[in-house]
Molecule: transfer RNA
Organism: Candidatus Woesearchaeota archaeon
RNA sequence: GGGGUCAUAGUUUAACCAGGUAGAACAGUGGGCUCCAGACCCACUGAUUAGGGUUCAAAUCCCUAUGACCCCA
Numbered sequence: 001g002g003g004g005u006c007a008u009a010g011u012u013u014a015a016c017c018a019g020g021u022a023g024a025a026c027a028g029u030g031g032g033c034u035c036c037a038g039a040c041c042c043a044c045u046g047a048u049u050a051g052g053g054u055u056c057a058a059a060u061c062c063c064u065a066u067g068a069c070c071c072c073a
């Protein structure tokens, strides 16, 4: 210098191909239970890397940038 894969909650991830309510587990918070704590049960909080485009509608499609990893030179 060229090419490829990936980026979603604090963490691990589903949904992406084939556009239509962003879901789960763990963690956190509150409550129940317990003499207390843990475990268990109930409820709640919290996320689409950034910018632009297409569309009635974008996590999803297109472009660019940033970052991580890999391949070629």
Base pairs, nucleotide, nucleotide: 001072002071003070004069005068006067007066010026011025012024013023020056028044029043030042031041032040049065050064051063052062053061